[in-house]
RNA sequence: AAACUGAAGGGUUUGAUACUGGCUCAGAACGAACGCUGACGGAGUGGAUUAGGCAUGCAAGUCGAACGCUUGAGAUCUUCGGAUCAAGAGAGUGGCGAACGGGUGAGUAAGGCGUGAAUAACCUACCCUGAUGAGGGGGACAACCAUUCGAAAGGAUGGCUAAUACCCCAUACGCUCCUUCGGGAGGAAAGCUGGCUCUGCUGGCGCUGCAGGAGGGGUUCACGUGCUAUUAGCUUGUUGGUGGGGUAAUGGCCUACCAAGGCAAUGAUGGCUAGCCGGCCUGAGAGGGUGUCCGGCCACACUGGGACUGAGACACUGCCCAGACUCCUACGGGAGGCUGCAGUCGAGAAUCUUCCACUAAUGCGCGAAAGCGUGAUGGAGCAACUCCGUGUGUGGGAUGAAGGCCUUAGGGUUGUAAACCACUGUUGGAAGGGCGUAAUCCCUGGGUGUUAAUACCAUUCCAGGUUGAACUCCCUUCGGAGGAAGCAGCGGCUAAAUUCGUGCCAGCAGCCGCGGUAAUACGAAUGCUGCAAGCGUUGUUCGGAAUCACUGGGCAUAAAGAGCACGUAGGCGGCUUAUUAAGUCAGCUGUGAAAUCCCUCGGCUUAACCGAGGAACUGCAGCUGAUACUGAUAAGCUUGAGUACGGGAGGGGAGAGCGGAAUUCCUGGUGGAGCGGUGAUAUGCGUAGAGAUCAGGAGGAACGCCGGUGGCGAAAGCGGCUCUCUGGACCGUUACUGACGCUGAGGUGCGAAAGCUAGGGGAGCGAACAGGAUUAGAUACCCUGGUAGUCCUAGCCGUAAACGAUGGGUACUAAGUGGGGGGACUCCCAAGGUCUCCCUGCCGGAGCUAAUGUGUUAAGUACCCCGCCUGGGGAGUAUGGUCGCAAGGCUAAAACUCAAAGUAAUUGACGGGGGCUCACACAAGCGGUGGAGCAUGUUGUUUAAUUCGAUGCAACGCGAAGAACCUUACCUGGGCUUAACUAUCAUGUGGUACCAAACCGAAAGGGGCGGGACCGUCUUUUGGCGGAGCAUGAAUAGGUAUUGCAUGGCUGUCGUCAGCUCGUGUCGUGAGAUGUUGGGUUAAGUCCCGUAACGAGCGCAACCCUUAUCCUUAGUUGCCAGCACAUAAUGGUGGGGACUCUAGGGAGACUGCCGGUGUCAAACCGGAGGAAGGCGGGGACGACGUCAAGUCAUCAUGGUCCUUACGCCCAGGGCCACAAACGUGCUACAAUGGUCGGUACAAUGAGCAGCAAAGCCGUGAGGUGGAGCAAAUCUCAAAAAGCCGGCCCCAGUUCGGAUUGAAGGCUGCAAUUCGCCUUCAUGAAGUCGGAAUCGCUAGUAAUCGCAGAUCAGCCAUGCUGCGGUGAAUGUGUUCCUGAGCCUUGUACACACCGCCCGUCAAGCCACCCAAAUGGACCGCACCCGAAGUCGCUACCCUAACCGUAAGGAGGGGGGUGCCGAAGGUGAGGUUCGUGAGGGGGACUAAGUCGUAACAAGGUAGCCGUAGGGGAACCUGCGGCUGGAUCACCUCCUUU
Repeated sequence: AAACUGAAGGGUUUGAUACUGGCUCAGAACGAACGCUGACGGAGUGGAUUAGGCAUGCAAGUCGAACGCUUGAGAUCUUCGGAUCAAGAGAGUGGCGAACGGGUGAGUAAGGCGUGAAUAACCUACCCUGAUGAGGGGGACAACCAUUCGAAAGGAUGGCUAAUACCCCAUACGCUCCUUCGGGAGGAAAGCUGGCUCUGCUGGCGCUGCAGGAGGGGUUCACGUGCUAUUAGCUUGUUGGUGGGGUAAUGGCCUACCAAGGCAAUGAUGGCUAGCCGGCCUGAGAGGGUGUCCGGCCACACUGGGACUGAGACACUGCCCAGACUCCUACGGGAGGCUGCAGUCGAGAAUCUUCCACUAAUGCGCGAAAGCGUGAUGGAGCAACUCCGUGUGUGGGAUGAAGGCCUUAGGGUUGUAAACCACUGUUGGAAGGGCGUAAUCCCUGGGUGUUAAUACCAUUCCAGGUUGAACUCCCUUCGGAGGAAGCAGCGGCUAAAUUCGUGCCAGCAGCCGCGGUAAUACGAAUGCUGCAAGCGUUGUUCGGAAUCACUGGGCAUAAAGAGCACGUAGGCGGCUUAUUAAGUCAGCUGUGAAAUCCCUCGGCUUAACCGAGGAACUGCAGCUGAUACUGAUAAGCUUGAGUACGGGAGGGGAGAGCGGAAUUCCUGGUGGAGCGGUGAUAUGCGUAGAGAUCAGGAGGAACGCCGGUGGCGAAAGCGGCUCUCUGGACCGUUACUGACGCUGAGGUGCGAAAGCUAGGGGAGCGAACAGGAUUAGAUACCCUGGUAGUCCUAGCCGUAAACGAUGGGUACUAAGUGGGGGGACUCCCAAGGUCUCCCUGCCGGAGCUAAUGUGUUAAGUACCCCGCCUGGGGAGUAUGGUCGCAAGGCUAAAACUCAAAGUAAUUGACGGGGGCUCACACAAGCGGUGGAGCAUGUUGUUUAAUUCGAUGCAACGCGAAGAACCUUACCUGGGCUUAACUAUCAUGUGGUACCAAACCGAAAGGGGCGGGACCGUCUUUUGGCGGAGCAUGAAUAGGUAUUGCAUGGCUGUCGUCAGCUCGUGUCGUGAGAUGUUGGGUUAAGUCCCGUAACGAGCGCAACCCUUAUCCUUAGUUGCCAGCACAUAAUGGUGGGGACUCUAGGGAGACUGCCGGUGUCAAACCGGAGGAAGGCGGGGACGACGUCAAGUCAUCAUGGUCCUUACGCCCAGGGCCACAAACGUGCUACAAUGGUCGGUACAAUGAGCAGCAAAGCCGUGAGGUGGAGCAAAUCUCAAAAAGCCGGCCCCAGUUCGGAUUGAAGGCUGCAAUUCGCCUUCAUGAAGUCGGAAUCGCUAGUAAUCGCAGAUCAGCCAUGCUGCGGUGAAUGUGUUCCUGAGCCUUGUACACACCGCCCGUCAAGCCACCCAAAUGGACCGCACCCGAAGUCGCUACCCUAACCGUAAGGAGGGGGGUGCCGAAGGUGAGGUUCGUGAGGGGGACUAAGUCGUAACAAGGUAGCCGUAGGGGAACCUGCGGCUGGAUCACCUCCUUU
């Protein structure tokens, strides 16, 4: 000098956001356990569970220098008989110790522990200091001997003996007691062992009483030290006193008597749990958790009780008794206590060696000492259990080897990693050496002290000698990279990814969550990441968690303000002065053990570890000061609070009386058929007279208008009028009291509606109930009735959405504007103005808030007091207690279960919410479908197969613009296997490729007589090589097999609807908003205006095609006005371009013009002109997106699957079936028609394997024929409806044409299944179509025909086009459907085809009740009463003392009394199990019944209460808005 420096968050509720709130993760730690793995060393730690039971050994002895006895190695002497000395050994007497050390934590919530005090209320062996004494006597008892009992353990009797054992006397202090303060009384002892100059002197160790010390202990006090009130009262020795006893000592510690106290909401008593502390873990700290190792204290020692001995115990390895258990036994009796060290069994997830040592260390006991003892201790062993350290090699080494894995097939990665080269030598192994733990005790010598002494003794001084259980870190040598790496993870949190397998399976998971065929999440592999002799998992604690908030939270809506008031304890409290010094502050003193933590040094090679010195121990106590604040005491003050006086306002309360309107009922009159009720009905009432109306009467309940976000009250609540009694607030004025105040745990009172008890009353209304409707049902909504009740009196209940979802009080903090009650000033009055006090509303600034909102009536800023909250469910439930007549209220859990449950706001979507707008959406019209027959498609059924797909709108005359074969994908049967087709390689091949007759066969195919090549090149030429071809083989082909939920592409639909977005800016914490909303306007987010927005993009529109008019150019195959020719006639011909037409180019339409309306706008209405007028008609064109929409069978394509078949070929069959149902069509039902005859006018198209004319034949289909035409030329080709004329005469017909028969035609290899057409004959249903439903707004509907694609033909009535004729109605938006915009509600977001409630049924889990039953614990009462202390004692025994003796004192035994453990009995309490059965609860992809809630949820919902019902629920009464919508009132904002 230093003694500390320290604080992180993430995941998960939602479509997204902010907040609230829980769950969860990352960190550290452990006496740990488990899984995989495991080289070495050091330092620590190791029965946490059964304080369960224990075999065996050891864990407390020692002293001969206290004593007697027995024995005795050896030595000396010997008269050999023996004697003497004597180390040692044995038990005993005696002394000290055994109360320490060691173990454990059962009990104990206070006889404990911690901190600080007290002891004038005490004790203390051994040790130290001081001074004192030690004189004289006596009698025994063990051992031993003898006898004897017992199996044993153990005794009994008699006899001998010593002492530092025992006893007596003497002495007696500063000891004890008494005291008259003069004094009196009482009380002790032991010796042993050395030296010498030996009756003595002198040492050492002991002994006695006393005083002091040190250390140790006892007792007392204050404060602190768990949970529980679902434990609220406890206590009779209890609280105190007096006397006595007892103790070392105080004390009800014990006893007798007296008094009636003592404790408790600051938690007594009871219950549950627990040894306490220094410390340890965690934490920034404050705290929280914990008490293993080490240290201090306590308690216990098989369980319970008890004393003895002793300085000390009520004694772990002592005693007695009782009990349980174990062992021995001769059955009579005995023995034992590992919670000491090892060890064993048991239970358990789990915790070690029956080791060595004390003539080694540190201690302890005994001893003078040597020494002995010591499972204390020192060491070793086992265990990765923890902490720390070291190693498993170092350097070089690229063709980036091989192998593995991945791959876009190029490569990448493992990876300098390996191999290989050069080194090093930690550690392990072997051999050897040395240091240290050792200092001592003791011995020898010296010095010093003591003494008469050089002896003895002492010695902490010096020198020398002597002592190692265990360890081998250290050093040297040998040898050689040699023996030494694993575990977990890799979806996010959280560092690190790919492939294969699997296919909601197997499995993973800390939370969120993965897995249903492309899994970075399962399993494996490869790679990577992290840590490393360990790594993970599990458990527990703290942290994160400000998630119990002292530091440091909240309560309008998220959990949370008691329904309201009064008031006790308590908490808090205005101004001034004085005193005090309790709180508070400062200094000092004592204490806060050591260890630990921290700092600085030091010792082990480092570290862990250890040592030294500091700092710290934030505490407690004492002393001395300070006095601002708080407290206390005293004295004052008036502003808080209160009182008096004067006023006015008020549905404040209680009682009594009175009143009118209305409903109902009764009586009477008039009157005569209905009334009533509903969405519509019905039940009900009425000819026995209802309803209606008039008059009279009865009775009960409630009080219209005024009436009002107006008034009063603490809240609940209070409304006709009058009277009586009565509470409170407000204003004004002075006077008085003098802090009298605020809040308020418990407590007390009040407390809507419903409900209860008793008695009244009962008009209306009206749970329950009955009936009628509605409905699938309707225990409801609606209707008709109607009981309790609603009303009164007396009592109970004590709850509501009892709400402002906002506790009370005080003070402060912007404006504005209403209402109510007072007052002052101005003021002649009135009206008004200004100011002020109280109450009550709205709006709004700052601030606050998650936001919504709040905002002087705070949810702002502060203070005081109370209540309440801590995730959702279970549950305001169970149980207990308490209150209640009951219903039920108050208080109030847990198991279990979920990862959420919530609040506010946002964007959507939705609503049987609202507003505006549009659409053939409706309405107004026209024509259909639905009925018939047929055609066609679909479902269903059938079948060997009836191939497949499309399935609300948006599948169903759809894919299919052509199913007899083919197509064809399906079925049956017959065949082929590198294949019908593509492309490659290898080998072989000239009688090969190829052609091909017989024969089998339905064909495909099989079969093979016979014939028989080609090209290139070399050139050895009857040849070689190669190609093509063929054969074999290999990779491959092929698949209308699967997945449209793996995909591309294409398409449908909302919808040709007007929308969908972005950049910048601004607002909001944010999701988001704004822009895009608003006022107009439009077909349109079209345009204009406004505007915190300004701009922009994709859509709309326009640009494109077509059509309507005109111009121009061109003029064949088209056209023909004029000219000419020809004909019976015809643009037939010459010619012509005028017209039509054709097809190129242009023009034209833009609200351009006029008037009006409108915001000086956009635009709209009307008009003119014009072929066309406000988008002229039609088409192409389809925003962001939605529907996992459709298509793997057009095509393409990932994955999967088949490969002598799911591929390919062939024949036949099927796709055409037929009870039934549906969709789309055709033809009809007729006279606006049918039929016969005559006659007129189109456009689009198509044509060479084609269209086909004329002519001829046939009734006809058609045949024959073959001019013309690749076409503005020729052909198909006749248009039909229409028009003209005739017949039919309203009928199943001259309507209608199905069906069937016969005969034919055509196409085609082939018309049986299964084609079309013709002729003749037949002549069905059907007479305009139920509910319902479709299309269409103009050249449209309706109606008429024509053409084309596909195609040999055709099932085409379909589809796509074309033209002919050609209407009606609407000018509106109430309703149905759909859509757009704005707004509102929402518990929806897979978005209403949403969400979601309850019963019932099934499974499983925990809980509650319960007849009963089994334990444990706790007191209470009684019985019995061991051992034992204490007391009593008449019996028995008795060495020391007294006494000559008798005897006595004293002692012992026995007996007995109180107390007294265990035990027994009884009635209880608490708690834990089991439990037939009962009850609700939680959970569990696809069970049943309904649909209660969320939107106005289709009857608004919810709260309390009562009744009812399968269930959600329904209904009555009162309350709330946390109700939508419309209207009105009031208020507010702005001008």

A computed fold for a 1535-nucleotide RNA from Planctomycetia bacterium TMED53, annotated as small-subunit ribosomal RNA. The sequence was found in a public genome assembly. NCBI's taxonomy places the organism under Bacteria, Pseudomonadati, Planctomycetota, Planctomycetia.